[in-house]
C1' cells in the first nucleotide's frame, strides 16, 4: 500500500433504530466472623473513539479521521 475485523464502565465483554444503555470481575459500604478469606446484599463507576450525515427518533444505519489486529503484496 490493498484487504478485512474493532473501538462501549478500572479489566473483560453483551447490547433488534424506540421509554431510564446492561453482566462479569474489580473497588467501596454492610450482613455473617473472635478476625480473615469465602459467601450474601447494595452501592459507585458511561455524555458509547472523535467529526460529520441519513431519520420523527442513531451506541445501532452511511462517509471521514485517529488508534489497534489480522491477512496480501
Nucleotide at each position: 500500500c490493498u484487504g478485512g475485523a474493532a473501538a462501549u464502565a478500572g479489566c473483560u465483554c453483551a447490547g433488534u433504530g424506540g421509554u431510564u444503555a446492561g453482566a462479569g470481575c474489580a473497588u467501596c459500604a454492610g450482613a455473617c466472623u473472635c478476625g480473615u478469606a469465602a459467601u450474601c446484599u447494595g452501592a459507585c463507576g458511561g455524555c458509547c473513539g472523535c467529526g460529520g450525515g441519513u431519520u420523527c427518533a442513531a451506541c445501532u444505519c452511511c462517509c471521514g479521521c485517529u488508534u489497534u489486529c489480522c491477512a496480501a503484496a
A computed fold for a 73-nucleotide RNA from a Bryobacterales bacterium, annotated as transfer RNA. The coordinates come from a structure-prediction model, not an experiment, and the mean pLDDT is 81. Lineage of the source: Bacteria > Pseudomonadati > Acidobacteriota > Terriglobia > Bryobacterales. The sequence is in RNAcentral, with records from ENA. It matches the Rfam family "tRNA". Gene Ontology term of the family: triplet codon-amino acid adaptor activity.